[in-house]
RNA sequence: GCAUCGGUAGUCCAAUGGUAAGACAUCACCCUGCCACGGUGAAAAUCCGGGUUCGAACCCCGGCCGAUGCA
Numbered sequence: 001g002c003a004u005c006g007g008u009a010g011u012c013c014a015a016u017g018g019u020a021a022g023a024c025a026u027c028a029c030c031c032u033g034c035c036a037c038g039g040u041g042a043a044a045a046u047c048c049g050g051g052u053u054c055g056a057a058c059c060c061c062g063g064c065c066g067a068u069g070c071a
Stems, first nucleotide, its partner, number of pairs: 001070007010024003018054001026042005047063005
C1' cells in the first nucleotide's frame, strides 16, 4: 500500500430499514441478627461526517481506530 472483518452503556454481547435487548458492574429498596447470596426497580450506549429513505445501529460514500491476510 491492497483486501476482508469489526467499532453499540463502565465491561462483554444481541438487534431482518420501524420503541436499541440481555449479562456483569453501579445505585435504591426488599430479604438477613450482620455480610454474602437471592428478589424488585432505576440510571447508563449505536466511532465521526455526508447521502438514500416517510423512517438508518442496519443500505451507500468518505474519514478515524483495531484485528487478520497478502505484498
Transfer RNA from a Nanobdellota archaeon, 71 nucleotides, folded computationally. Its mean pLDDT, the model's own confidence on a scale to 100, is 83. It matches the Rfam family "tRNA". Its family is annotated with triplet codon-amino acid adaptor activity in the Gene Ontology. RNAcentral holds the sequence, with entries from ENA.